A computed fold for a 108-nucleotide RNA from Faecalicatena orotica, annotated as Glycine riboswitch aptamer. The model forms 90% of the base pairs in the Rfam consensus. The coordinates come from a structure-prediction model, not an experiment, and the mean pLDDT is 82. The organism belongs to Faecalicatena, within Bacteria.
RNA sequence: AUGUUUUUCAAGAGAGAGCCGGGCAGACCGGCCGCCGAAGAGGCAAGCCAUGUAUACGAGGGUGAACGUAUACGGGUGAAACUUUCAGGCAAAAGGACUGGGAAACGU
Numbered sequence: 001a002u003g004u005u006u007u008u009c010a011a012g013a014g015a016g017a018g019c020c021g022g023g024c025a026g027a028c029c030g031g032c033c034g035c036c037g038a039a040g041a042g043g044c045a046a047g048c049c050a051u052g053u054a055u056a057c058g059a060g061g062g063u064g065a066a067c068g069u070a071u072a073c074g075g076g077u078g079a080a081a082c083u084u085u086c087a088g089g090c091a092a093a094a095g096g097a098c099u100g101g102g103a104a105a106c107g108u
Base pairs, nucleotide, nucleotide: 001108002107003106004105005104006103007102008101009100010099016033018032019031020030021029022028034090035089036088040086041084042083043082047077048076049075052073053072054071055070056069057068058067
């Protein structure tokens, strides 16, 4: 110097203070709708990997097989701020991806 993890500071969006009942309450519990995406989580493209099935062609062949190429259908791997909204969220507070500053540990 750089990668990962932890921690701290700065900044940080979106969407009903929804209706009914309980409750001092904007917290929380139950029911009913409407929404958001940037904790977390799930899904997939190209590409890469391997080779299964079928067809065609090629060479080969006593027969059967095996080999190569192409096409079609399959398998594995594979990203996000895309997508799903499971979770979470929809006044403030808290949380909050990404970004930047500081510190520590492990590695190169």